[in-house]
Order: sequence, then structure tokens, then C1' cells
RNA sequence: CUCAUCCCUGCGGGAGAGGUCGGCUAAAGCCGACGCCGAAGGCGCAAAUCCGCCCGGAAUCGCUCAGGCAAAAGGACCGCAGGCUGGCG
Repeated sequence: CUCAUCCCUGCGGGAGAGGUCGGCUAAAGCCGACGCCGAAGGCGCAAAUCCGCCCGGAAUCGCUCAGGCAAAAGGACCGCAGGCUGGCG
């Protein structure tokens, strides 16, 4: 100087579903009931999909434990910039 992966930081984008009912509270909010959502995290491969098949494994698939259902916040994931680490020359 150049290249790629993981991770970190900053910026931008970023969905779904109750502003439900009852009680308490000055309010924020808390408790209970019913309904619902999947994209923090967690769990599972029973179905379908992918890793050529089995085994085994994975996810944006499934479950809904956790979380969430006005806004804010959070938010998988995506993009840009910088950093860390490493490699070729």
C1' cells in the first nucleotide's frame, strides 16, 4: 500500500400486534383478566426449506419462556465510516 472474516464504536434505515377491560395511583406506573405479535435474548429441529442424501446442523423456520402490542425507548437485519485482529504481495 492492498484484501477479507469475526468483533467493537459512531451515523442512517429498520416490521408486527390492545392507547382493550376491571382495580389501585397525583402521575409515571403497578396488579389482575381476556385477546394478539415475533426481529433483543432463550429453546427446538415435529413440519416445510437450506447445508448434494442419511446422520448431524442452520436460519429471517417453529415455540412464545422472556420480551412486546400510541409515541418515545428497544429492535434482528441492512448500508456507510472508523477501529481491532489476521493474511497475500
Glycine riboswitch aptamer from gamma proteobacterium symbiont of Bathyaustriella thionipta, 89 nucleotides, folded computationally. NCBI's taxonomy places the organism under Bacteria, Pseudomonadati, Pseudomonadota, Gammaproteobacteria. It was read from a public genome assembly, where an Rfam model found it.